[in-house]
RNA sequence: AAAUGAAUCGGUGAUGGAGCUCACCUUAAACCGCCAACGUGUUGGCUAAUGGCUCCUGCGAAUGG
Numbered sequence: 001a002a003a004u005g006a007a008u009c010g011g012u013g014a015u016g017g018a019g020c021u022c023a024c025c026u027u028a029a030a031c032c033g034c035c036a037a038c039g040u041g042u043u044g045g046c047u048a049a050u051g052g053c054u055c056c057u058g059c060g061a062a063u064g065g
Base pairs, nucleotide, nucleotide: 010025011024012023013022016056017055018054019053020052021051033046034045035044036043037042038041
């Protein structure tokens, strides 16, 4: 100096916050949804506040007061 491994911290997982948990990334990466059309990177459309579970907040629908 390089490579590998471990620990700690940090970051990320298509729209907010919190707890638990999982995965990934780590000095640049992890990450940046789906469908259709064509002019191949533009246009149009659709689902979802979660990576997963729970709660809160916001939004939508239905019923009752």
Molecule: Fluoride riboswitch aptamer (crcB RNA motif)
Organism: Alicyclobacillus sp.